[in-house]
Molecule: RNase P RNA; transfer RNA
Organism: Methyloceanibacter sp.
């Protein structure tokens, strides 16, 4: 100067006018009653608040509310899954470790067992799992061909074929039971040796994961587990349309399907009522405890009525800011501050002015036109995950030039 | 706002425990027929929604998006 890398941040601004929402006073109304008190909903006036970094997808975690959220045990089902930390949890988040990847700053990693079974490696190959030998390579006192030579007696010779031996080199696969190199061997082979890899064992360092030396083994049952599965943890469902209250209304209906409607004992003249055993059903089951439940109880289909208000509902694992303490995620602790609450759904719309891009004209100061991103709370929080015009910043890396 | 399903040729659907994507209809060709429909014969025609991973290898396992569908409230 370019090129590339990792983090944080912002995501128009100011003023004016014209509305919308919620909350607060105060005015009007109204009671009561006599200048005071109390006050629903509409107006009217003043002050304050009013979308995000993602509110989005709803992908995970919690709060909260119901389910009779019962307890313990066991199967099942779901999810996590190198190690240590954070935290209210998580599949987030910090550190650190193995592995791949880039010259590098730095990125990605769902990364526990394959020697507990069982399944699957198509196609190609000889051979896909307790190996295996097609082609080659070597070899046999087997059998011996063409061909050669001869004193005709025979030699030489070595193709093919049959045994053997080998895993170097060919070839197939994603994957062939270390890998280079010397030596040795008929050829060959961890058959020997070195080095590198590997498995074991023992010091060392580190909580740990793991590393890093030395020793000692010639190498050993390949791969897949986001395939069943084993093994450690974790996990009861349903959601705010959840739930409580208050109001209108309607036919407090009807069909079907399931488990019931039992035994005892006592009061009572009866209706029936207390007690008690058993059965039965009560969010995956199944055994124990233990609670609940009625003469009904549940579950589905079909039919009626309503389409309203109030709470929950905004003080919260809130937010800024500093001191200690960790590397850091974060935790303590002080101080400050209240910061949207809509329900056919508010948070907006027009001038002006300055920033910002882009075209267009001009030497040029400048003018003129046009643009400005993903997207909008709906109980609330932590996270990830996408989706974003354009812009500000902070710290490494590499190349080249210069000094 | 919560909860659930689907996505394969131009339509409607298969595709088992991952191994070269198939039917019917429906296009185009020939054949019969005077012609046309049936009807026989063959052909083409696919980014399996869309991007990552695992895996020697994904329609299929897994993870993110994207479109599209379905259900729901209170009373009694």
């Nucleotide at each position: 100067u370019c090129a590339g890398c990792a983090g944080g941040c912002c995501g128009g601004a100011u003023g004016g006018c014209c509305g919308c929402u919620c909350c607060g006073c105060c005015g009007c109304c109204c009671g009561u009653a006599u200048u005071g008190c109390g006050u629903a909903u509409u107006c009217g006036g003043c002050g304050g608040g009013g979308a995000g970094g993602a509110a989005a997808g709803u992908c995970c975690g919690g709060g909260c509310u119901c389910c009779u959220u019962g307890g313990a045990a066991g199967c099942a089902u779901g999810g996590u899954g190198c190690c240590g930390g954070a935290u209210a949890a998580c599949a987030u988040c910090c550190g650190g470790c193995g592995g791949g990847g880039g010259c590098g700053a730095c990125c990605c990693u769902a990364g526990g067992g394959a020697a507990a079974g069982u399944g699957c490696c198509a196609c190609a190959g000889a051979a896909a799992g307790c190996a295996a030998a097609c082609c080659g390579c070597c070899u046999g006192u087997c059998u011996g061909a063409a061909g050669c030579c001869u004193u005709c007696g025979g030699g030489c010779g070595g193709a093919a074929g049959c045994g053997g031996g080998u895993a170097a080199g060919g070839g197939u696969g994603a994957a062939a039971g270390g890998g280079u190199g010397c030596g040795g061997u008929a050829a060959g082979a961890g058959c020997g040796c070195a080095c590198c890899g590997c498995g074991u064992c023992u010091u060392u360092g580190g909580c740990a994961a793991c590393a890093a030396a030395g020793g000692c083994g010639g190498c050993a049952g390949g791969g897949c587990a986001a395939a069943c599965c084993c093994c450690a943890c974790c996990g009861g469902g349903a959601g705010c349309a959840a739930g409580a209250c208050c109001g209108a209304a309607u036919a407090g209906g009807g069909g079907c399907g399931g488990c019931g409607c039992g035994g005892g004992c006592g009061a009572g003249a009866g209706a029936u009522c207390g007690c008690u055993c058993a059965a039965g059903u009560c969010u995956g089951u199944u055994u124990c405890c233990g609670g609940a439940c009625a003469a009904g109880c549940c579950g589905c289909c079909c039919g009626g009525g309503u389409u309203g208000g109030u709470u929950g509902c905004a003080c919260g694992a809130g937010g800024c800011g500093c001191c200690u303490c960790g590397u850091a995620a974060g935790a303590u602790g002080c101080g400050c501050c209240c910061c949207a609450g809509a329900u056919g759904a508010a948070u907006g719309g027009c001038c002006a002015u300055c920033a910002c891009c882009u075209c267009g004209c001009g030497c040029g100061a400048g003018c003129g036109a046009g643009g400005a991103a993903c997207a909008g709370a709906a109980c609330c929080c932590g996270g990830c995950u996408u989706a974003c015009a354009g812009g500000c910043u902070u710290g490494g890396u590499g190349a080249c030039a210069u000094g | 706002g919560a909860g659930c399903g689907c996505g394969u040729a131009g339509c409607u659907c298969a595709g088992c425990c991952g191994g070269u994507a198939g039917a019917g209809c429906a296009u185009c060709u020939g054949a019969c027929u005077u012609u046309u429909a049936a009807u026989c014969a063959g052909a083409g025609g696919g980014u399996c929604c869309g991007g990552g991973g695992u895996u020697c290898g994904a329609g299929c396992c897994c993870c993110c998006g994207c479109g599209c569908g379905c259900u729901c409230a209170c009373c009694a």